């Protein structure tokens, strides 16, 4: 330099044009002598900019970061 892929919660991952979930985690309460464990409630996000659309996390363009392959 070229090609392809990924970017969604603190972490690992789903998701789809009608507006986002799971597990783990974190906070508080209860049980327990305590920790742990169990249980109830709570907590939090679509890399950035633009376009299409009544409506975009989703489609299109650009850009940034990371990964793989080729040179």
């Nucleotide at each position: 330099g070229g090609a392809g892929g990924u970017g969604u919660a603190g972490c690992u991952c789903a998701g789809c044009g009608g507006a986002a979930g799971a597990g783990c985690g974190c906070u508080u309460g209860a049980u327990c002598u305590u920790c742990a464990a169990u249980u109830a409630a709570g907590u939090g996000g679509c890399g950035c900019g633009g376009g299409u659309u009544c409506a975009a996390c989703u489609c299109c363009c650009g850009u940034c970061a990371c990964c793989u392959c080729c040179a």

Record summary
Transfer RNA from a Myxococcota bacterium, 71 nucleotides, folded computationally. Rfam family: tRNA. By type it is a transfer RNA. The sequence was found in a public genome assembly. Model confidence (mean pLDDT): 80 of 100. The organism belongs to Myxococcota, within Bacteria.